[in-house]
Molecule: transfer RNA
Organism: Peptococcaceae bacterium
C1' cells in the first nucleotide's frame, strides 16, 4: 500500500437520529466492624478521537484526517 473492525468517564463497556449521556469495576464520604476486608447507601468524574458536511434535532448517519487492531499484498 489495499480492505475490514474500533476511537464513549481512571479501566472495560452499553447506548446506532430526539428528553438531562448511563453501567460495572475504581476513587471520594458515610453506615456497618476493635480495626481492615467484605457488605449497605450517598457523592464527584465526560470537548462522546479530531475538523467538515447532512438534519428542525448528531455519540448516533455522509466525507475527510488521526490513533488502535486484524487480514490480504
Nucleotide at each position: 500500500g489495499c480492505g475490514c473492525c474500533c476511537g464513549u468517564a481512571g479501566c472495560u463497556c452499553a447506548g446506532u437520529g430526539g428528553a438531562u449521556a448511563g453501567a460495572g469495576c475504581a476513587c471520594c464520604c458515610g453506615c456497618c466492624u476493635c480495626c481492615u476486608a467484605a457488605g449497605c447507601g450517598g457523592g464527584g468524574g465526560g470537548u462522546c478521537c479530531c475538523g467538515c458536511g447532512u438534519u428542525c434535532g448528531a455519540a448516533u448517519c455522509g466525507c475527510g484526517g488521526c490513533g488502535g487492531g486484524c487480514g490480504c499484498g